[in-house]
RNA sequence: CCAGAUUAUCGGCUGAUCGCGUGAGCAUUCAAGCUUACGAGGAAAGUCCGGGCAGCAUAGGGAAGGACAGUCGCUAACGGCGACCGAGGGCGACCUUAGGGAAAGUGCCACAGAAACGAAACCGCCCCGUCAGGGGUAAGGGUGAAACGAGCGGAGUAAGAGCCCGCAGUCCUCGCCGGUGACGACGAGGAGAGGUAAACCCUGUCUGCUGCAAGGAGAUGGACCCUCCCGGGCCUAAAGCCCGAAGCGUCCCGCUAAGGAUCCACCGUAAGAACCGCUUGAGCACACCGGCAACGGUGCGCCUAGAUAGAUGAUCAGCCGGGGCUCCCGCCCCGACAGAACCCGGCUUACAGAUAAUCUGGCCCG
RNA sequence: GGCGGCGUAGCCAAGCGGUAAGGCAGAGGUCUGCAAAACCUCGAUGCAUCGGUUCGAUUCCGAUCGCCGCCUCCA
Numbered sequence: 001c002c003a004g005a006u007u008a009u010c011g012g013c014u015g016a017u018c019g020c021g022u023g024a025g026c027a028u029u030c031a032a033g034c035u036u037a038c039g040a041g042g043a044a045a046g047u048c049c050g051g052g053c054a055g056c057a058u059a060g061g062g063a064a065g066g067a068c069a070g071u072c073g074c075u076a077a078c079g080g081c082g083a084c085c086g087a088g089g090g091c092g093a094c095c096u097u098a099g100g101g102a103a104a105g106u107g108c109c110a111c112a113g114a115a116a117c118g119a120a121a122c123c124g125c126c127c128c129g130u131c132a133g134g135g136g137u138a139a140g141g142g143u144g145a146a147a148c149g150a151g152c153g154g155a156g157u158a159a160g161a162g163c164c165c166g167c168a169g170u171c172c173u174c175g176c177c178g179g180u181g182a183c184g185a186c187g188a189g190g191a192g193a194g195g196u197a198a199a200c201c202c203u204g205u206c207u208g209c210u211g212c213a214a215g216g217a218g219a220u221g222g223a224c225c226c227u228c229c230c231g232g233g234c235c236u237a238a239a240g241c242c243c244g245a246a247g248c249g250u251c252c253c254g255c256u257a258a259g260g261a262u263c264c265a266c267c268g269u270a271a272g273a274a275c276c277g278c279u280u281g282a283g284c285a286c287a288c289c290g291g292c293a294a295c296g297g298u299g300c301g302c303c304u305a306g307a308u309a310g311a312u313g314a315u316c317a318g319c320c321g322g323g324g325c326u327c328c329c330g331c332c333c334c335g336a337c338a339g340a341a342c343c344c345g346g347c348u349u350a351c352a353g354a355u356a357a358u359c360u361g362g363c364c365c366g
Numbered sequence: 367g368g369c370g371g372c373g374u375a376g377c378c379a380a381g382c383g384g385u386a387a388g389g390c391a392g393a394g395g396u397c398u399g400c401a402a403a404a405c406c407u408c409g410a411u412g413c414a415u416c417g418g419u420u421c422g423a424u425u426c427c428g429a430u431c432g433c434c435g436c437c438u439c440c441a
Base pairs, nucleotide, nucleotide: 001362002361003360004359005358006357007356008355009354010353012319013318014317015316016315017314018313020039021038022037023036024035025034026033041337045348046347048346049345050344051343052342053211054210055209056208060253061252062251063250065207066206067205068204069203070084071083072082073081074080085099086097087096088095089094100202101201105200106199107196108195109194117149122141123140124137125136126135127134128133151167152166153165154164170191171190172189173188174187175186177184178183215276216275218267220265221264222263223262225260226259230244231243232242233241234240246256247255248254283302284301286299287298288297289296290295320335321334322333323332324331325330367437368436369435370434371433372432373431376390377389378388384421392408393407394406395405396404414430415429416428417427418426
């Protein structure tokens, strides 16, 4: 210098004028003004996960349903993150990985093919044969995404085959060494098992539902009732009682008045939607310590939108960065993606460009 | 803001792991004096887009895009 890999930060700045929202202060009480402070993001987005919070008269157990899946850790929690292991890719830095079980069972494997997991045998090879066929074999061919499931060599045979032997390899068990562990190295013994679980399923772990348009503020005193309807029993009948039933938004066990409905008295608000929830929070910045890291601890400092679903803007000037025209002076154009709505931790997706750090491969010079 | 559902040809719509049914519309032909109706034949673009699992995806899984519906507290 070229080509890359992985991270991190920024993503226009300053001033003036006009305007909008919220808070505070002052002024004014029937007129809405003055001053001052603050006022979008790394994704505010998609709403894909997880939690806080709130309500559901019950929230307890079991089943069903749903989600997830290597190991160890982090965390309030997670399907997230970090480190490592295994597998795959790259010369490399490094990247990808829904990565439990197919040796419990069931299903599926189109077309082609003899045959798609039960075993059987189309061509072939070998033996017998009356030349019709019968038997043996699974090495070779052919079909297919996949062919009966361990490669090469030898021995063996009529021909052959893990049928047997040697070497290499796979899986399981045991022992031992290293590691917290997944796992890895070594040794011994054994086995021959197609693929598919983002098919049903099995194993393990977690899991009630609804979402701030949740919900609260409606308090206090008094009266009355305890579901209505339906069926059955006790009873001559009525009234009453008991049981079934009913309700609890998947079902069963279980639970059901400590609560709820209606009416009256009294107070209070208005459909132009008031108030609370509502923004001080697993918060942010910096420093130090522990840890490879995710993260945790301590100290110090800071307060940073809160709406009616509605504000957060516009113009001008100067500068910055990029592009075009021009000999120059200068002129013109552009500055991404996008915008809070209860809050937070993640993931995913969109994003013109700029900068920094570490590392890899190649070339050149000293 | 929150929750749920759906995208298959110009329109309606079945299919839900193995070459995507059907109807309307369209084109050509037969019939007719000419049309309509009827009958015969035909085609093309088609599973919203991208990635993954699988031998194989409209179908299963994930992401994105678009459309539709529901929810406004005492009251």
Molecule: RNase P RNA; transfer RNA
Organism: Verrucomicrobiia bacterium